Transfer RNA from Candidatus Roizmanbacteria bacterium RIFCSPHIGHO2_02_FULL_43_11, 74 nucleotides, folded computationally. The prediction has a mean pLDDT of 81. It matches the Rfam family "tRNA". From the family's description: Transfer RNA (tRNA) molecules are approximately 80 nucleotides in length. The same sequence occurs in records of 4 taxa.
RNA sequence: GGCCGUUUAGCUCAGCUGGCUAGAGCGUUCGAUUCACAUUCGAAAGGUCGGAGGUUCAAGUCCUCCAACGGCCA
Numbered sequence: 001g002g003c004c005g006u007u008u009a010g011c012u013c014a015g016c017u018g019g020c021u022a023g024a025g026c027g028u029u030c031g032a033u034u035c036a037c038a039u040u041c042g043a044a045a046g047g048u049c050g051g052a053g054g055u056u057c058a059a060g061u062c063c064u065c066c067a068a069c070g071g072c073c074a
Stems, first nucleotide, its partner, number of pairs: 001073007010026004019057001028044005050066005
C1' cells in the first nucleotide's frame, strides 16, 4: 500500500427483508427475604448505536468518506 471483518449501556453481546418507544445477561443502586452476610425475588438508573455526510416519509440497519481495533496478502 491492497483486501476482509468488527465498532450498540461500565463489561460480554443480540437486533431478520429499513417501520412506530433500542434490548438481553453480568455489573451498579434501591427494596423484600435473613440476627447479619450470601443466595433468591422485585424495581430503577445507565445509550448523541465509533465520527461526519448522503438516500428515504422513516436509518442501529442502505450508500460514501474518516477513525480505532483485528486478520490476510504484498